This is a predicted structure of a 270-nucleotide part of an RNA (large-subunit ribosomal RNA, domain VI) from a marine metagenome. The RNAcentral record of the full RNA draws on SILVA. The coordinates come from a structure-prediction model, not an experiment, and the mean pLDDT is 88.
[in-house]
Context: one part of a larger RNA
RNA sequence: CGUAGGAAAUUUGAGUGGUUCUGUUCUUAGUACGAGAGGACCGGAAUGGACGAACCUCUAGUGUACCUGUUGUCACAUCAGUGGCAUCGCAGGGUAGCUACGUUCGGACGGGAUAAGCGCUGAAAGCAUAUAAGCGCGAAACCCACCACAAGAUGAGAUUUCCCUCUGUUGAAAAACAGACUUAAGGCUUCCAGAAGAAGACUGGAUUGAUAGGCCACAGAUGUACGCACAGCAAUGUGUUCAGUCGAGUGGUACUAAUUAGCCGAGCGG
Numbered sequence: 001c002g003u004a005g006g007a008a009a010u011u012u013g014a015g016u017g018g019u020u021c022u023g024u025u026c027u028u029a030g031u032a033c034g035a036g037a038g039g040a041c042c043g044g045a046a047u048g049g050a051c052g053a054a055c056c057u058c059u060a061g062u063g064u065a066c067c068u069g070u071u072g073u074c075a076c077a078u079c080a081g082u083g084g085c086a087u088c089g090c091a092g093g094g095u096a097g098c099u100a101c102g103u104u105c106g107g108a109c110g111g112g113a114u115a116a117g118c119g120c121u122g123a124a125a126g127c128a129u130a131u132a133a134g135c136g137c138g139a140a141a142c143c144c145a146c147c148a149c150a151a152g153a154u155g156a157g158a159u160u161u162c163c164c165u166c167u168g169u170u171g172a173a174a175a176a177c178a179g180a181c182u183u184a185a186g187g188c189u190u191c192c193a194g195a196a197g198a199a200g201a202c203u204g205g206a207u208u209g210a211u212a213g214g215c216c217a218c219a220g221a222u223g224u225a226c227g228c229a230c231a232g233c234a235a236u237g238u239g240u241u242c243a244g245u246c247g248a249g250u251g252g253u254a255c256u257a258a259u260u261a262g263c264c265g266a267g268c269g270g
Base pairs, nucleotide, nucleotide: 001152005163006162007161008160009159010158011157015149016148017147018146021049022048023047024046025045026044027043033038051106052105053104054103055102059100060099061098062097066093067092068091069090070089071086072085073084074083075082076081110144111143112142117137118136119135120134164269165180166179167178168177169176170175181267182266186264187263188262189261190206191205192204193203194202211257212256213255214253215252216251217250218249220246221245222244227240228239229238230237231236
């Protein structure tokens, strides 16, 4: 820009892409078959491998603004307590998130038309013949089925809902002209944000508000803070104290910030 008014939502599916794998064990059954040795078809069930998708409850990894220990040195005058730097200084753990080594699920069932192949009926050719007319069965391949996208499918589809003016003159009306009025539904900008994201985009929220921060509580992590008291010459230990601290998690709470506002979009539609 188009989809012959504008808008919001829900859809149909032309078409496109994806998937398409397979082992072993048990059973049927030591049956059919076979002198024996051996040993099935068909059917049923279980459990794996590789591959793929989703997810983070469990397990594990990471987790550089979480907790703790600790070395050297510098600073806060000193002690104590802290902080800076040294690969995050080093080391031990670890929430959310993101992950796999983790968890769950998937390939199916079924149908259609067929290939090789196997047939029925059956002449040409009194027979025979699956073929010449006609009719069947038959494969991981093909078309469906399953998953995703999909109306720029210009053949531009469908459904539901929402929105949009008065007066005057002329006129039979439609309408034309003139004047005035309003700016619809809806959208965008802006702002607060996001398991959305390079930017656009997408999604949620904007006081009739829990969108983010803060605060409170909880979960979870670390592992028992500072100070003081006591014991010890002291290092240190014990008590107060499952303390103190804490990023992303869950719930609550308007304390802070989403203020105020602007713009687009018309008047019933060739």